[in-house]
Molecule: transfer RNA
Organism: Bidyanus bidyanus
RNA sequence: GCAUUAGUAGCUCAAUUUUAGAGCGCCGGCCUUGUAAGCCGGAGGUUGAAGGUUAGACUCCUUCCUAGCGCU
Numbered sequence: 001g002c003a004u005u006a007g008u009a010g011c012u013c014a015a016u017u018u019u020a021g022a023g024c025g026c027c028g029g030c031c032u033u034g035u036a037a038g039c040c041g042g043a044g045g046u047u048g049a050a051g052g053u054u055a056g057a058c059u060c061c062u063u064c065c066u067a068g069c070g071c072u
Stems, first nucleotide, its partner, number of pairs: 001071002004068004010024004018055001026042005048064005
C1' cells in the first nucleotide's frame, strides 16, 4: 500500500430499514432469625465519528478513527 472482519448498556452478545433488547452485573422490594439461592420491579445507550439515501437507518452508500487477521 491492497483486501477483509469487528466496533451497540459496566461485561458478553442479539436486532439483515418500521418502538434499541437479552444474559450476567448494579440498585430497590418480597422471602429468610440472618446470609446465599429463588421471585418481582427499576436504573443504565449521542448504536466508534461525520455526511448521504429513505416517509423511516444499528441495518444501505461514502469518508475517517480504533482493533484483529491475510497478501505484498